Context: one part of a larger RNA
Molecule: large-subunit ribosomal RNA, domain VI
Organism: marine sediment metagenome
RNA sequence: UGCAUUGGUGCCUGAGGGGAAGGAUCCCUGAGUACGAGAGGAACGGGGAUCCGGCGCCUCUAGUCUAUCGGUUGUCCGGCCGGGCAUUGCCGAGCAGCCACGCGCCACGUGGAUAAGGGCUGAAAGCAUCUAAGCCCGAAGCCAUCCCCGAAAAGAGGCACCUCUAAGAGCAUCCGUAGAAGACGGGUUUGAUAGGACGGCGGUGUAAGCGGGAAGCCUUCGGGCGACCCGUUCAGCCGGCCGUUACUAACGCUCGU
Repeated sequence: UGCAUUGGUGCCUGAGGGGAAGGAUCCCUGAGUACGAGAGGAACGGGGAUCCGGCGCCUCUAGUCUAUCGGUUGUCCGGCCGGGCAUUGCCGAGCAGCCACGCGCCACGUGGAUAAGGGCUGAAAGCAUCUAAGCCCGAAGCCAUCCCCGAAAAGAGGCACCUCUAAGAGCAUCCGUAGAAGACGGGUUUGAUAGGACGGCGGUGUAAGCGGGAAGCCUUCGGGCGACCCGUUCAGCCGGCCGUUACUAACGCUCGU
């Protein structure tokens, strides 16, 4: 754009597509049974485990974590504090997120049409013959049953509701369960959408300043300096997490039979 014919919103139907979503092995039982003179030695069925594959997830375990916290070397910012640079300087730890080495699921069965094959009836060909007409069975395979997409399915579908000057939609704007751009989803004061603040929880591991101690060093003998330790301090710093709170920003514009 089209269909429909006032325009819309939501929910469906399911033509037709896609999937391998499952595959395999072993163990127990069946059973030392059936069978077999013996030697030997099954199967149907039931239960369990593992491996491979597929999909999803992050509670646990593990990895990563250039958010973060701490330690520390060199150098620079006059000193302290706090920092810059050096692969994130190096090292220790690490939430969320992402992930596998971690966790969960991918059932049994049934129906239909068949393959090889097994048959019924049965002529051509007075017989015989599973086949020529007709009919019954028969696989881990095929088609359904399961999962996903799917009104552009031109036979272009259906239902409910809203609206005929609004229903609704778009732009803009605040965002993320979404994301290369579009798209998708949420919020826009009738508001917790993001930020901030506060609280919780969590990560680091006990901040600075001050007070006390301290091997020792210096001293004009008055005192001064001092790695480090202790207290204040389960501190300080930080959080892509969970809540609370309108303090900040969500102002507005357009389309629309």